[in-house]
RNA sequence: GGGCCCGUGGUCUAGUCUGGUAUGACAUUGCCUUUACACGGCGAAGAUCGCCAGUUCAAAUCUGGUCGGGCCCA
Numbered sequence: 001g002g003g004c005c006c007g008u009g010g011u012c013u014a015g016u017c018u019g020g021u022a023u024g025a026c027a028u029u030g031c032c033u034u035u036a037c038a039c040g041g042c043g044a045a046g047a048u049c050g051c052c053a054g055u056u057c058a059a060a061u062c063u064g065g066u067c068g069g070g071c072c073c074a
Base pairs, nucleotide, nucleotide: 001073002072003071004070005069006068007067010026011025012024020057028044029043030042031041032040050066051065052064053063054062
C1' cells in the first nucleotide's frame, strides 16, 4: 500500500441481506415478599446504533469518506 470482517445502553448482544418509532440478558434502581439478607415476582431509568456526508417521505440498515480494532496479501 491492497482485500475482507467487526464497532449498537455500564457490560454482552438481536436487528442490517429485505429501510418504517432498537431486542433480550447481566448490572443499577423502586415496590412486593422476608425478622433480615439472598432467591423470586411486578415495574423504572439507561444506547438518536464509532464519526462526517449523501440518497430517501423515512437510514442502525443503502452509498461515499473517515477513525479505531482484528485477519490475510504484498
Molecule: transfer RNA
Organism: Candidatus Woesearchaeota archaeon